[in-house]
RNA sequence: AAAUUGAAGAGUUUGAUCAUGGCUCAGAUUGAACGUUGGCGGCAGGCUUAAUACAUGCAAGUCGAGCGGUAACAGAUCGCUAGGAUCCCUUCGGGGUGACUUUGAUGCUGACGAGCGGCGGACGGGUGAGUAACGCGUAGGAAUCUACCCAGUAGCGGGGGAUAGCCCGGGGAAACUCGGAUUAAUACCGCAUACGCCCUACGGGGGAAAGGGGGGGAACUCUUCGGAGACCUCUCACUAUUGGAGGAGCCUGCGUUGGAUUAGCUAGUUGGUGAGGUAAAGGCUCACCAAGGCGACGAUCCAUAGCUGGUCUGAGAGGACGAUCAGCCACACUGGAACUGAGACACGGUCCAGACUCCUACGGGAGGCAGCAGUAGGGAAUAUUGUGCAAUGGGCGAAAGCCUGACACAGCCAUGCCGCGUGUGUGAAGAAGGCCUUAGGGUUGUAAAGCACUUUCAGUAAGGAAGAAAAAGCCGAAUUAAUACUUCGGUAAUAUGACAUUACUUACAGAAGAAGCACCGGCUAACUCCGUGCCAGCAGCCGCGGUAAUACGGAGGGUGCAAACGUUAAUCGGAAUUACUGGGCGUAAAGCGCGCGUAGGUGGUUUGUUAAGUGGGAUGUGAAAGCCCUGGGCUCAACCUGGGAAUUGCAUUCCAAACUGACGAACUAGAGUACGAUAGAGGGAGGUAGAAUUCAGAGUGUAGCGGUGAAAUGCGUAGAUAUUCUGAGGAAUACCGGUGGCGAAGGCGGCCUCCUGGAUUGAUACUGACACUGAGGUGCGAAAGCGUGGGGAGCAAACAGGAUUAGAUACCCUGGUAGUCCACGCCGUAAACGAUGUCUACUAGCCGUUGGGGGGCUUGACCCCUUAGUGGCGAAGCUAACGCGAUAAGUAGACCGCCUGGGGAGUACGGUCGCAAGAUUAAAACUCAAAUGAAUUGACGGGGGCCCGCACAAGCGGUGGAGCAUGUGGUUUAAUUCGAUGCAACGCGAAAAACCUUACCAGGCCUUGACAUCCUGAGAAUUCGGUAGAGAUACCUUAGUGCCUUCGGGAACUCAGUGACAGGUGUUGCAUGGCUGUCGUCAGCUCGUGUCGUGAGAUGUUGGGUUAAGUCCCGUAACGAGCGCAACCCUUAUCCUUAUUUGCCAGCACGUAAUGGUGGGAACUCUAAGGAGACUGCCGGUGACAAACCGGAGGAAGGAGAGGAUGACGUCAAGUCAUCAUGGCCCUUACGGCCUGGGCUACACACGUGCUACAAUGGAAAGUACAGAGGGCCGCAAUGCCGCGAGGUGGAGCAAAUCCCAGAAAACUUUUCGUAGUCCGGAUCGGAGUCUGCAACUCGACUCCGUGAAGUCGGAAUCGCUAGUAAUCGCGAAUCAGCAUGUCGCGGUGAAUACGUUCCCGGGCCUUGUACACACCGCCCGUCACAUCAUGGGAGUGGGUUGCACCAGAAGUAGCUAGUUUAACCUUCGGGAGAACGGUUACCACGGUGUGAUUCAUGACUGGGAUGAAGUCGUAACAAGGUAGCCGUAGGGGAACCUGCGGCUGGAUCACCUCCUUA
Repeated sequence: AAAUUGAAGAGUUUGAUCAUGGCUCAGAUUGAACGUUGGCGGCAGGCUUAAUACAUGCAAGUCGAGCGGUAACAGAUCGCUAGGAUCCCUUCGGGGUGACUUUGAUGCUGACGAGCGGCGGACGGGUGAGUAACGCGUAGGAAUCUACCCAGUAGCGGGGGAUAGCCCGGGGAAACUCGGAUUAAUACCGCAUACGCCCUACGGGGGAAAGGGGGGGAACUCUUCGGAGACCUCUCACUAUUGGAGGAGCCUGCGUUGGAUUAGCUAGUUGGUGAGGUAAAGGCUCACCAAGGCGACGAUCCAUAGCUGGUCUGAGAGGACGAUCAGCCACACUGGAACUGAGACACGGUCCAGACUCCUACGGGAGGCAGCAGUAGGGAAUAUUGUGCAAUGGGCGAAAGCCUGACACAGCCAUGCCGCGUGUGUGAAGAAGGCCUUAGGGUUGUAAAGCACUUUCAGUAAGGAAGAAAAAGCCGAAUUAAUACUUCGGUAAUAUGACAUUACUUACAGAAGAAGCACCGGCUAACUCCGUGCCAGCAGCCGCGGUAAUACGGAGGGUGCAAACGUUAAUCGGAAUUACUGGGCGUAAAGCGCGCGUAGGUGGUUUGUUAAGUGGGAUGUGAAAGCCCUGGGCUCAACCUGGGAAUUGCAUUCCAAACUGACGAACUAGAGUACGAUAGAGGGAGGUAGAAUUCAGAGUGUAGCGGUGAAAUGCGUAGAUAUUCUGAGGAAUACCGGUGGCGAAGGCGGCCUCCUGGAUUGAUACUGACACUGAGGUGCGAAAGCGUGGGGAGCAAACAGGAUUAGAUACCCUGGUAGUCCACGCCGUAAACGAUGUCUACUAGCCGUUGGGGGGCUUGACCCCUUAGUGGCGAAGCUAACGCGAUAAGUAGACCGCCUGGGGAGUACGGUCGCAAGAUUAAAACUCAAAUGAAUUGACGGGGGCCCGCACAAGCGGUGGAGCAUGUGGUUUAAUUCGAUGCAACGCGAAAAACCUUACCAGGCCUUGACAUCCUGAGAAUUCGGUAGAGAUACCUUAGUGCCUUCGGGAACUCAGUGACAGGUGUUGCAUGGCUGUCGUCAGCUCGUGUCGUGAGAUGUUGGGUUAAGUCCCGUAACGAGCGCAACCCUUAUCCUUAUUUGCCAGCACGUAAUGGUGGGAACUCUAAGGAGACUGCCGGUGACAAACCGGAGGAAGGAGAGGAUGACGUCAAGUCAUCAUGGCCCUUACGGCCUGGGCUACACACGUGCUACAAUGGAAAGUACAGAGGGCCGCAAUGCCGCGAGGUGGAGCAAAUCCCAGAAAACUUUUCGUAGUCCGGAUCGGAGUCUGCAACUCGACUCCGUGAAGUCGGAAUCGCUAGUAAUCGCGAAUCAGCAUGUCGCGGUGAAUACGUUCCCGGGCCUUGUACACACCGCCCGUCACAUCAUGGGAGUGGGUUGCACCAGAAGUAGCUAGUUUAACCUUCGGGAGAACGGUUACCACGGUGUGAUUCAUGACUGGGAUGAAGUCGUAACAAGGUAGCCGUAGGGGAACCUGCGGCUGGAUCACCUCCUUA
C1' cells in the first nucleotide's frame, strides 16, 4: 500500500425543419449450428431435439476370523490300478528302489461354486417428465428417529425347536416347483438376571444378549491319546441405556412466472372434545358437536416452469438465463401398492394392472440404459462398444484383499479460452508478369529473385523428473502376566504407475513442412477496370440493377481480423422504447361526460408517552466454488492454489427520539353550524298572456297563385292567391339580450303563484381537523332511438312527384309519414370540448364586465380599496412549435384515471347490461417502415385584395363553307427516306425533289475502298479513237516521257500489293457540347454583413404612394451590393456645319423638237460624315414640403417621340447525334462505295396555313400620273427587227447614285356592262406552242385558241390588329439552268374604335386554406372482378385435459372370521395362546357408463381483413374540394355516400357587435 474507475452514438418519415415515434446498425456473450479454410500445444467443454425404443458388454458386492460344508483349482497325507526314468543287486531269467504320469480317498491345508447368516444394494452415478408447492431460498421452532462412528454406565448366564444346502423321489419345453429324509449357526424362540430404561391407578408391573479370533500355561473334565474343553487374558462382535457427532423427518415467518376474456372457492371443509394411528405435532384417520375457513393485499381455475449458489449483459438499477461445478427436490417403461430395513414405499428389489418387445413344446414364461460405452430414430447439431484401479473416494472384511464405467487417464471434435509458429537482415535494373493509364507513366513493390543468417514448433535420435507413501515386513518403546493384540517411533530393500514412445533436456539436418476468411455506396476502415442491362442478381436499414453500376458477377488493388474468418439463431446493451434510479397525457398515443361516496392513499398548530417505521452499535448466520483484492505454482497466459475482502440479506439484542406512525391532552388559521342581507333563463308543479303559422265558417273580389339559376310537379272558374271578421288547435316565447346570469355536467329564456337546491356577502358566537382524493359502487346524463297511452299547428328522416345531370338512389322545388310535444318506463352514447381530472399553496402588471362590502369628498354617468365570478393583452417561467401566462399549459404537494409505432380494430371470441338498436370490457394472426404534430418555402384553389397585357369590351378585316396551292395525319406502296407533334409541330428543317440533290426502293457492279496517313513494287501525269453494255465499267488501240537535283535521288500524280485503317444521313438529343424555341421584354432573381428564430428559414424584397418597370420617393432592423429594368448602339422625324460625283439646278450663260444635254454653280433636294435638339428644363394645379401625376407654353418632336437590336435566375430530361462537333454501342465483300431506273409528286378521307373569288367602292376597254428598296459579268441587257403572245434575233451600255432589270399598281379621266351564276369567277379539260435543260412520260414554268366547275359572303367555333397601324395596291431580293399563291424586304393609298376592368385567357405583388412537393394533368375513397395469405362464424367430425354421478374392484394394508393348517411358549395333555392360508368388509389403481366444462385440430359453405399489376364504376375527402367538414344517432342507397335531429370548429369569405393594443 488492497479489495465495484463508471455512463459516446448513427441511419431511416420531409422539398427542407424541429418534435413525437417506431424500425435498423455499430458492442459483449453462447453447451451452438452452417459455409470456406486449417500448423502445433496447454486448459476446459461436448443429445439444448424423442422422460423415444433399445442388440451386446460392463456399472454392487463382500465376509470361511458367523455356519453346515467341499462342486472346481492347487497342495499335503494315505491308498489303489497300470506304466515306469534313475539307481542297486543279479543266477542276466529277473528282483528291488521307485522320481514321475494315470486314478481314488481324506476338508487335512491354501482356498472356495451354490446355500444359510451378517453388513452393504436408501451411497455413489443419471435425468428434469412432474411440481407454482413449505418444492426451493433465507431466518427461526419443537413434538421426533438415527445402522456404522465417539464417550459414559451396566451386562454378555442357562436352555430349546426348526430350516436351507446336500441326499432320495416327482412335475415342467423352460422359468421354476412339489414331497420325503437329515443338518449347522453371530438364523429363530423361551427361561434367568435388570444400574440405568419403559408403563403405572404410584400399590406395582414389563423388557436383553451371540458368539468369533489370538495368546497363555498350573490344577480340573473328556479323549479316538493326536488333542479338545473349562480357566486366565487381549481383541472384534453382541445386549440394555445415556450423551455427542453427523444424518433424516416435521412445523412456522418472509420471498418465489403469466392470465380477471378465471370472482367467488371449500363438507374432513374450519374449529372443538374423545379415540385410533405415527419415530414424531397435527382432520393424518374416525365418532360426536359447532358453522366455520379462504378471497380484490387476487382465493379457485387455466397456462408455463425443477429451485438455488450462480452465468451472460449492463455505469448502475435492472433484464435474460439456470449447460458444465456445488447444495436441495422430484423421477426411474406408465399407474397403483406395500414388504424388508436404522433409513425406501427402493434406477440395475418384490407384487398387481396396462402398453410395448422377446422366448415358447401354446400349457406358460422373460424384460425395463433418464448408469458407462454403443445402436436405431428424431434433429441444424453433440464423442470411444478405449486403459486402469497407480492416485482420490466408497462397500465388505481383523487384514491381505476383492468390487467400484464413482474416479484417474487416454481417444475423437478449432466447440470455447490462452500461448507459439509459418522465418530474419540486406536487396532498385524499382526485373518479368498482372492491373490501370491523360500513353508520359503509375501500382503490385523491398515485395520477388539474388546475397548473408537463424532453427522456436513439427521431424529423427538419445537422455529423463514429479505424481509413491501409506499398508505389509523388521527393530525399539508404551500397554500387559505376556515375546498376543493395539498404539507410537525408527528402519532396509530394484515392492507397487493406467497415463507413458509423459513433462522436460540435449544432439542432428534444412527456410526447409505450416495462411486463410470477410469486406471495400452511406452507417463503416477500404476504389478502379471489364462483363451484365429492372435481366442475372444483391440487401442488416436506407436502397442498388432499365448500356458509361466504387452497391450485381469477375479481376487488379486496398481495408479488417487471423488458425481462423464470415453467416444464421439466441440473450442483454444501445432502448430514458414500461421511465425505482429515469418518460408522458391542450394540438403528436394518452383526462373517465359529470357528481356523490366505500375501501385505500395522503393530511393543520402545540405538548407528553411509546418505539412500529427510521438512524446507529454488537452478536449469530449468509456452505464451498465463482466475482474482486493480494501472494504463490505451471518458462508466460489461460488454468490451478493460499489468505482476505465482499455476500448490499435475515434473525436476536442494546442505544437514540429529530421526522412519520400509535396513544393521551390542548388549540383555531383548514372544514362546518347559527343570525342578517343580496343577485340569478338553478330545479319541480299548477295556472295564464299576446304576436305569428295552419285549418274551418262567413263576406268582398277575379284569374291567376306558388316556386326557381331557369322551370316544372302542385293549388285555382267547383272561385284560389289577396283582403275583412269570427272560431278551433298545437307548438314556441320577437324586442329587452349582453365574450350578461345560474347550474356538477347535460343544460336553463313570456308572465304569475306554490314547493325547493346551491352560491356570495356582513358582523358576532359556536364545534374543534370533523379534511382532500377516491379502485369497485351508486346517481344524473344533449340529440337520435325503443315500449305503453295521449297529442299533432308548423317542421320533417323514409316515401312520391317535378327538375338538374352522361347518370343523380343527391344538392333545388312541390307534397309528405314516423318523429319532434305531453305522461310513465327504457337506452347511456356525442367534436358529452377549454379536445386542458379534482383539491391546496405560492409567483409582475394593465384594461373591461357581473354580484356584494368598505372608505373619500367636489354627491357624480365620481374616485379609491376589497372580495366572489367572467373576459382581453401581457412579464418571468414553461412549450417541439403554435401558444399558455393568478381562470397556467409557471413553481410545488396529495389522490385518481389514461398512454407506449401505423394498419388489422374499438373489430373477433367470451363475459356483463339492454325489449331491440346496441353499449361496455377487449385480443391475436397477418402486414408496413413508416403513421403523426407544429411550423417553413413553394405550388395550387370553381379563396380574398391590388395591378397589367389586343385579355375582354368597342371597332375594322379575316379563317371555318367553294376551287386551287402548300404542309401534316391517315391509307397505299418495292419505296412513298428522315426529323418536327398543345400553346411553343403542320407554306416547319426545305433561301427551290425532272437527273443531281437523295438519305428511300429495284436491279447491275466494287472491296484498303469515292476520301486521309504510312510501307513496298511498277509507271510520268495525261490522252485520241474503237467495241460491248442501261450505265458504272471492261477490253483493244493512239499520242506522250514532263519538274527539281549535290546525279545517289527527290516531289506530285497513276496502277498493283500488304495491313494498320478509311467509311456509315446506322443507334442513343434520356450520355453530351454548341445552337434554338418557350414562359417573356414578364419585372423579377439573388448575395455580403447585421438582426430575429432551436431550426428549415425570415428580414432586406413587406408597408404608404408612384411608375412601362424591385421606376422613384417616404417609412422601416436593417445597411449595402450584383444580374435584370432604364440608358449607352442602329434606323427614322427637325435644324446646322463640312464635302460635291455618277446625284441636284435657284441664279448666270450655251444648246435642243425635247431632256442638267453642256459651261458653270454649291443655294435647294439627295447623298454621308460630324454636330445640335427633349431634360418634366419652364408655368399653373394636385400630392405629404417627396416621388410623381394632370393641364399649358414654346417646339420638327413632350413626358419611353416612333421602330429595331438587346432576352436576368431559371422552367419544360422542350427541339436538334440528319448543319457541325462528340462519348458509348453497332456494321466492315457491307448498315461502306459507284451506276441506271423508280420513289419522296400516290389518294375513299381529316386538319392547319395561304391564294383566287363570289362582284357595281366592281369587271372590261382606252388614256394619264406618282415610288422606295434592291439585283446585275457563267450576269443584267437597251434601241432596232420578227411573232397575237410566251418568246426569237441581235448585242449599244454597264463590275453600276452613270448602263440595264424597269411599264410600278391601286389612283385619276372617259366609255361600257345593270344584279344575272352574269362582260362576275376562273377550276377543269381539249388543241397548238415558247423557254430552260443530256433529258420536261411519271413530274417544270409560261403563251395562244377553245372549254367555263364550285362559288351569290360562309354553322358551331375561332384569328389578327390601337396609327402611318388595320385594310388595300403593286415592286424587289435570296434560293435558282428552269420552277412561288411561300419567305424576307420596299414603298403607294390609308381608316374605325377603346365607356371601362364585371366577366374569359395569361402574367405580377400581398394575404389566406391545403391531407399537394413528379407540386391540381396533384392527392385520394369505397363497391365490383382476379390472385395469394392469415383469421372469425359454421351442420358438424376427430383428439387431449377435466368436473359430477354411478358401476367395477387386481395387488396390497387394516378390521372381522362359522373354514383349513399349525415346530418352539403354557397345559389339567383334552387343549389353549399365537401364527399362516382361506373367506369377507373398508380403502383403492386400471377399466366402464352417463352428463357437463374446457382446449386443440379439421369442416361443405360463408363474413369481413391484408397484399398485389397499368382492371371496372363513379369522385366521397384534401382549396369555400365545387352542397364546409366532422361527431353521436336513425332511416335510405351499386359504391364511395345522401338525408333528418342535436352538437363541435379541428370551417373559407364578407359584414356587424363586443373586447383589447397603440396614438
Predicted 3D model of a 1559-nucleotide RNA (small-subunit ribosomal RNA) from Candidatus Azotimanducaceae bacterium WSBS_2022_MAG_OTU7. It matches the Rfam family "Bacterial small subunit ribosomal RNA". Its mean pLDDT, the model's own confidence on a scale to 100, is 84. NCBI's taxonomy places the organism under Bacteria, Pseudomonadati, Pseudomonadota, Gammaproteobacteria, Candidatus Azotimanducaceae.